Small-subunit ribosomal RNA, 5' domain from an uncultured bacterium, 509 nucleotides, folded computationally.

Context: one part of a larger RNA
RNA sequence: GGACGAACGCUGGCGGCGUGCUUAACACAUGCAAGUCGAACGAGAUCCAUGGUGUAGCAAUACACCGGAAGAUCUAGUGGCGAACGGGUGAGGAACACGUGAGAAACCUGCCCCAGACUCUGGGAUAACAAGUGGAAACGCUUGCUAAUACCGGAUGACGUCGGAGAACCGCAUGGUUCGCUGACGAAAGGAAUUCUGGUUUGGGAGGGUCUCGCGGCCUAUCAGCUUGUUGGUGGGGUAACGGCCUACCAAGGCUACGACGGGUAGCUGGUCUGAGAGGAUGAUCAGCCACACUGGGACUGAGACACGGCCCAGACUCCUACGGGAGGCAGCAGUGGGGAAUCUUGCGCAAUGGGCGAAAGCCUGACGCAGCAACGCCGCGUGCGGGAUGAAGGCUUUCGGGCUGUAAACCGCUUUCAGCAGGAACGAAACUGACGGUACCUGCAGAAGAAGGAGCGGCCAACUACGUGCCAGCAGCCGCGGUGACACGUAGGCUCCAAGCGUUGUCC
Numbered sequence: 001g002g003a004c005g006a007a008c009g010c011u012g013g014c015g016g017c018g019u020g021c022u023u024a025a026c027a028c029a030u031g032c033a034a035g036u037c038g039a040a041c042g043a044g045a046u047c048c049a050u051g052g053u054g055u056a057g058c059a060a061u062a063c064a065c066c067g068g069a070a071g072a073u074c075u076a077g078u079g080g081c082g083a084a085c086g087g088g089u090g091a092g093g094a095a096c097a098c099g100u101g102a103g104a105a106a107c108c109u110g111c112c113c114c115a116g117a118c119u120c121u122g123g124g125a126u127a128a129c130a131a132g133u134g135g136a137a138a139c140g141c142u143u144g145c146u147a148a149u150a151c152c153g154g155a156u157g158a159c160g161u162c163g164g165a166g167a168a169c170c171g172c173a174u175g176g177u178u179c180g181c182u183g184a185c186g187a188a189a190g191g192a193a194u195u196c197u198g199g200u201u202u203g204g205g206a207g208g209g210u211c212u213c214g215c216g217g218c219c220u221a222u223c224a225g226c227u228u229g230u231u232g233g234u235g236g237g238g239u240a241a242c243g244g245c246c247u248a249c250c251a252a253g254g255c256u257a258c259g260a261c262g263g264g265u266a267g268c269u270g271g272u273c274u275g276a277g278a279g280g281a282u283g284a285u286c287a288g289c290c291a292c293a294c295u296g297g298g299a300c301u302g303a304g305a306c307a308c309g310g311c312c313c314a315g316a317c318u319c320c321u322a323c324g325g326g327a328g329g330c331a332g333c334a335g336u337g338g339g340g341a342a343u344c345u346u347g348c349g350c351a352a353u354g355g356g357c358g359a360a361a362g363c364c365u366g367a368c369g370c371a372g373c374a375a376c377g378c379c380g381c382g383u384g385c386g387g388g389a390u391g392a393a394g395g396c397u398u399u400c401g402g403g404c405u406g407u408a409a410a411c412c413g414c415u416u417u418c419a420g421c422a423g424g425a426a427c428g429a430a431a432c433u434g435a436c437g438g439u440a441c442c443u444g445c446a447g448a449a450g451a452a453g454g455a456g457c458g459g460c461c462a463a464c465u466a467c468g469u470g471c472c473a474g475c476a477g478c479c480g481c482g483g484u485g486a487c488a489c490g491u492a493g494g495c496u497c498c499a500a501g502c503g504u505u506g507u508c509c
Base pairs, nucleotide, nucleotide: 001509002508003507004506006505007504008503009502010501013381014380015379016378017377018376019374020373021339026337027336028335030334031333032332035081036080037079040078041077043075044074045073046072047071051066052065053064054063055062056061088292089291090290098216099215100214101213102212103211107209108208109207112205113204114203115202116201117200118199119198120154121153122152123151129144130143131142132141133140134139159186160185161184162183163182164181166179167178168177169176170175190197191196192195218264219263220262225255226254227253230252231251232250233249234248235247236246237245267289268288269287270286271282272281273280274279294315295314296313297312298311317328318327319326320325345371347370348369349368353367354365355364356363357362384414385413386412387411394405395404396403397402418450420445421444422443423442424441428436453498454497455496456495457494458479459478460477464493465492466491467490468489474481475480
């Protein structure tokens, strides 16, 4: 000098764009953050036409009750898809976690796209519901009834998997590739209603994921030896798949001064800051990957999890209880307490973009879009402009003549950015549809009106005098000032530098 997710002191007009718990991965009141589909299914409730009965009336008609086609709405339930995304955090982890470059030894893939073949025939249940019943509750139990794109058989097999015998080609060989033949096993679901959408199976694709290897990036030798599933083989198991991944047996290996093993620290990267660069430091916001979800462990479901707002067990903590037993997990968005030098609203909206479900209308979406708070940062603008004295007053100083403040003020003329008031008024949306928002922007009105501070002035380092103080009080980044004429302390006047900021502290280059 530059930089900052900053903090502190003094001060503070406006706007745009960003940013905002770095500490306790501490504990959390309350609300919301993941639903959707009636075009898969059966119920229940409500509404409703013709109709029937009754009452009033001369009648038209009105009111009440019953019943209820087709249909509509709602509710819980069965079923499907989603809930593995999106959002948060950085605890752990020195590791194929990350970055980069290779690879297939081996592999999986819901929804989406392309292509081939099929979608035949049967069955038994169960929730809801009803009746009864247990419990304080959470939640159940028994009996009975019912549906499906829920569940289970049978048939078929273009095709796939596994096996058998054979042929061709490649290879030194275990073997590999291709071709047809053959055996076993393996499918399915309908709905809307007039051409759509589903279902099954197979092949390919896209996108996604698993896996393997080379290289690269922290400190420590006051850690020197480490290792028994350890290193390799065979058989078996397991996985989507290779593999000590697991297991039985066999062999005795494997790593290490190019730092094994141990200890400490740490999410990694694109980047960011600095620097002429090399390098050093760093990893907030944004983006990619990883890990985690009260702590530890486990699996289930599923295309995908060992699953933040799922389940089970154990633990700590909190809450309810009728003491028998139950409920919970903000490192989602707001918000609270606590910790701390320190970090925001319990806001508006699904209008846009994106996501889930749905044929669609649409519903949901604290993702997101906006608004609020904070000079926390960067950028822009303003706080007026011109004239105005041998120079007012006041203040400071003085050699008492004067000098400085100072064209500064007053006074005269002018302008109106921004803020204010009034009127108009968008883009963002192609159509119904705009939270922002009567916002941006435009026009008009009034009036210099509402808008300047902070630090420094001995040298480094731009800027000096007076008074007070008297090694005191104090200053200080370094050198150093202060003990009676202090340009260094305090105050005042003046000056210098920045400016809605200015200084200080901390950290990095």